Description:
The RNA shown here (SAM riboswitch aptamer (S box leader)) has 110 nucleotides and comes from Kriegella aquimaris. The prediction has a mean pLDDT of 80. The organism belongs to Kriegella, within Bacteria.

RNA sequence: UGGUUAUCAAGAAAGGUGGAGGGAAUAGACCCUUUGAAACCUUAGCAACCCUUUACAACCUUUACGUAAAGAAGGUGCUAAAUUCUAUCUUGACGUUGAAUACAUAAUUC
Numbered sequence: 001u002g003g004u005u006a007u008c009a010a011g012a013a014a015g016g017u018g019g020a021g022g023g024a025a026u027a028g029a030c031c032c033u034u035u036g037a038a039a040c041c042u043u044a045g046c047a048a049c050c051c052u053u054u055a056c057a058a059c060c061u062u063u064a065c066g067u068a069a070a071g072a073a074g075g076u077g078c079u080a081a082a083u084u085c086u087a088u089c090u091u092g093a094c095g096u097u098g099a100a101u102a103c104a105u106a107a108u109u110c
Base pairs, nucleotide, nucleotide: 002109003108004107005106006105007104013043014042015041016040017039021032022031023030026087027086028085029084044079045078046077049075050074051071052070053069054068055067056066083102088099089098
């Protein structure tokens, strides 16, 4: 970097350094920001993908896999606004019709 699977309208911020941008990319809209952007650091938190424990089911040579409940030690991720909204198809529904694509994240694989 690519493939596969899952999730994406829930949730959770303070401080320090910094000093003008930021909200992935293209276009449009809208928004945040000198009452301090990005980035980095510290602490705290959210969530429950991996994970931990228990129960059940199945199998039974063993492990793994499955379902449910509880949890948060560890690995990631995240802590303005729906992934900010629109773009393609679809729908009576362009003010939350539904789907696809793309992005992001996680797990896994070459």